[in-house]
A computed fold for a 72-nucleotide RNA from Camelus ferus, annotated as transfer RNA. Its Rfam family is "tRNA". The family's RNA type in Rfam is transfer RNA. Gene Ontology term of the family: triplet codon-amino acid adaptor activity.

RNA sequence: GAGGGUAUAGCUCAGGGGUAGAGCGCGGGCUUAGCAUGCACAAGGCCUUGGGUUCAACUCCCAGUACCUUUA
Numbered sequence: 001g002a003g004g005g006u007a008u009a010g011c012u013c014a015g016g017g018g019u020a021g022a023g024c025g026c027g028g029g030c031u032u033a034g035c036a037u038g039c040a041c042a043a044g045g046c047c048u049u050g051g052g053u054u055c056a057a058c059u060c061c062c063a064g065u066a067c068c069u070u071u072a
Stems, first nucleotide, its partner, number of pairs: 001071007010024004018055001027041001029039002048064005
């Protein structure tokens, strides 16, 4: 230099056009004499950035950024 991949909750990851979920973690509640476990609940995200397409974009297209990787 060229090719490919990844970017979504504090962490690990789903979701592949109709305003986003799980597990773990955090918080308080129930349970216990108390703790752990267990049960139910809540908070926490303008989905890496900018543009385009569309009635509508996390999702499709283009470009950028960061990281990983293959190759010369």

The RNAcentral record of the sequence draws on Rfam.